[in-house]
Molecule: SAM riboswitch aptamer (S box leader)
Organism: Hymenobacter frigidus
RNA sequence: UUUUUAUACAGAGGCGCUGAGAGACAGGCUCACUGACGCGCCGGCAACCAUUCGCAAUCGCGAGCACGGUGCCAAUUCCUGACCAUAUAAAAA
Repeated sequence: UUUUUAUACAGAGGCGCUGAGAGACAGGCUCACUGACGCGCCGGCAACCAUUCGCAAUCGCGAGCACGGUGCCAAUUCCUGACCAUAUAAAAA
């Protein structure tokens, strides 16, 4: 990078650095020099994987667990559109 499967109306912010755009794309709307976006540190949220237990099913269902691998912490994926879109996880190539 491509493919497959699953999920996307819940949840969770402070400080420092930087300095003009940011929210994927188009349109809208919103955020932003009262410092957004991004980066770093600390903190937090969350059960996708891992892991533990139960039921008993044949790889399923339920519960626990945030120590491990990821992810996330404005607005329902911000809204509408494209649903063979976008993002994330897991697996395969």